Transfer RNA from an uncultured bacterium, 74 nucleotides, folded computationally.
[in-house]
RNA sequence: CGGGACGUAGCGCAGCUUGGUAGCGCACAGCGUUCGGGACGCUGGGGCCGAAGGUUCAAAUCCUUUCGUCCCGA
Repeated sequence: CGGGACGUAGCGCAGCUUGGUAGCGCACAGCGUUCGGGACGCUGGGGCCGAAGGUUCAAAUCCUUUCGUCCCGA
């Protein structure tokens, strides 16, 4: 320098192809159960999707630029 993958909740990931109210597991909080804890069950809180711009009635999703991590090539 060229090519590719990834970036979404505290952590690990799905959703992107085919645009239409952002989800799952663990973790966290409350309650139940227990003498208490753990385990289990129920309920709840928490993210506008790495950043900026564009297209659109509507963008995590499409387009452009850009940042970070990793891989391949030179």
It was read from a public genome assembly. Model confidence (mean pLDDT): 80 of 100.